The prediction has a mean pLDDT of 79. Predicted 3D model of a 266-nucleotide RNA (Bacterial large signal recognition particle RNA). Rfam family: Bacterial large signal recognition particle RNA. It is annotated as a non-coding RNA gene.
RNA sequence: UCGUACUAACCGGGGAGGCAGCGGUGCCCUGUAUCCGCAAUCCGCUACAGCGGGGGCUAACUCCCCAUUUGAGGCAAUUCAUCUGUAUAGCAGGCGCCGGUAAGUGGCGUUGACGGUCGGGUCUCGCGCAAUAUGGACCCGUGAACCUUGUCAGGCGGGGAACCGAGCAGCAAUAAGCGGCAACCCAUGUGUGCCGCGAGGUUGCCUGAUCCGAGCCAACUGCCGGUGUACCGUGUGUGGAUGGUUGUCGAUUUUGGGGUGUACGA
Numbered sequence: 001u002c003g004u005a006c007u008a009a010c011c012g013g014g015g016a017g018g019c020a021g022c023g024g025u026g027c028c029c030u031g032u033a034u035c036c037g038c039a040a041u042c043c044g045c046u047a048c049a050g051c052g053g054g055g056g057c058u059a060a061c062u063c064c065c066c067a068u069u070u071g072a073g074g075c076a077a078u079u080c081a082u083c084u085g086u087a088u089a090g091c092a093g094g095c096g097c098c099g100g101u102a103a104g105u106g107g108c109g110u111u112g113a114c115g116g117u118c119g120g121g122u123c124u125c126g127c128g129c130a131a132u133a134u135g136g137a138c139c140c141g142u143g144a145a146c147c148u149u150g151u152c153a154g155g156c157g158g159g160g161a162a163c164c165g166a167g168c169a170g171c172a173a174u175a176a177g178c179g180g181c182a183a184c185c186c187a188u189g190u191g192u193g194c195c196g197c198g199a200g201g202u203u204g205c206c207u208g209a210u211c212c213g214a215g216c217c218a219a220c221u222g223c224c225g226g227u228g229u230a231c232c233g234u235g236u237g238u239g240g241a242u243g244g245u246u247g248u249c250g251a252u253u254u255u256g257g258g259g260u261g262u263a264c265g266a
Stems, first nucleotide, its partner, number of pairs: 001266006010056002012030004020046005034054005063259005073249006080243010091233001093232002095228007103221003106217003115211008123200006129193002131190006139180004148173004156165003
């Protein structure tokens, strides 16, 4: 060095979670990579850290170590960016309201603005008139088995008789009551009145007359100030999502270097 047989190794790995720790089952990533059994109120083990039972392949392209390269994905942090939930603060602004101003638009004004003076109305009180509502009175109708009135047939009582007495029904009238009632009359009231009279008041508003002689109004825009607001926005606090950045683990990929046994035979 070659051949044969065998053995170690290998036949997947990683992240988070969980655990004293390691590995596995379950989740996720990678991507192709032997089979069966066990297992989250877990299963197995202890730094040589799944266990048990089969199978395949093999000392190297394939196993192990070191360096290098690429790097899915996970985890953590973040006074970074954007979006978003929630709590809170009238808080730069927006928005609403109020006051002021009068630059612009507009309107009124020499057919007289603003302002001054005088009068009337609006206002208050009293009285009256009217209207209206309610009640009463008046008027009409009805209205009593007996306990209302008149007249009282019949009948009843008294009387020798003439006659007298009480009196039911009927008829008529009436009391209380009930019903109606246009106006007049009386009383009370009123969300009443282009009503009248008298007195008071007159800040404001309306209106008439008069004096004066050029401004006045503030609807919209603008400007200034105040106030309100949680709808938008803003500030602050605290969460979430996505992206960025940093750190960490890292499957996978590239390249280089090194390492690895036993027996027999030639």
It was read from a public genome assembly, where an Rfam model found it.